[in-house]
Parts: sequence; C1' cells; structure tokens
RNA sequence: AUGAAACAAACGCCGAACCGAAGCCUUGCGCUUCGGGCGGGGGACCCAGGCAGUUGGGGCGAACCGGGCAGAAAUGCCCGGCGGGAAGCUUCUCAUCCCGAGUCCGUCAGCUAACCUCGCAGGCGACCGAGAAGCGGGAAU
Repeated sequence: AUGAAACAAACGCCGAACCGAAGCCUUGCGCUUCGGGCGGGGGACCCAGGCAGUUGGGGCGAACCGGGCAGAAAUGCCCGGCGGGAAGCUUCUCAUCCCGAGUCCGUCAGCUAACCUCGCAGGCGACCGAGAAGCGGGAAU
C1' cells in the first nucleotide's frame, strides 16, 4: 500500500413486528405495566351455501397456476403466465437484478355489527439505474 474477515457505531433493507412514559435488576436493542400506533384470528341478522361420499378442512404469508423433461417415487431442472422485493418519501412508467419459502390449528371456523382474542418476531447489507407528478430535507447565495 492492497485485499479479506471479525467486532463496534451510524445508516439502511424484507416484514404488522414501532413510538413514548414509569418501574425492576441480571444493565441487556433485557423484563414488567400503562398510553399511542400497526397487524392477525374468532364471532349475528341478511347474503352465500343442494346432499352424501372421497383424498378431512382451515389460518398466517408474495410464496401460486399451466406445460415439458428426468425419475419407481420423493424430487430436481426448464418454459410460459401470474404474484412479491430493491437507498430521501408516495404513486406511475421504463430498465436491471433477485424471491415465489416456510409454518400454524387439529376434525373445527363462509361473510359478519356488537363482542372476544392474539402478535409487535426473526433474518439481512454496502453507495446501491432513469424519467414524470407531488412532498420532505440539506447546502450555497
């Protein structure tokens, strides 16, 4: 001097998973309570729903549909459609890159006012394209 890794602070991304006050001790993005905020589930009339059987059925989530190839299957790969994410913020358009998992309930739940109830986790990264409309911030004069 260069490169890589780890740690810390700050900044930021996915996600509902945030803000504030008080108290506690193990002093930690800790725990408890309260307030505000965000998100999910259950739950009438009306409406929907024919019955039975079968492979029960249902929730959170973007995480689904169709086709093809290989395989005994599980599954893997490919194509198309569709859905989701990406740095000041929101919306729209174009471009590029990436994701389409997982998990919970336990035979039970359509919608659903009142009402009841639950969660506020976890995992990540490196200067990150452009245009339009609006908003916000900073700097200079």
Predicted 3D model of a 141-nucleotide RNA (c-di-AMP riboswitch aptamer (ydaO/yuaA leader)) from a Candidatus Sumerlaeaceae bacterium. It was read from a public genome assembly, where an Rfam model found it. The source organism's lineage runs through Bacteria, Bacteria candidate phyla, Candidatus Sumerlaeota, Candidatus Sumerlaeia and Candidatus Sumerlaeaceae. Model confidence (mean pLDDT): 80 of 100.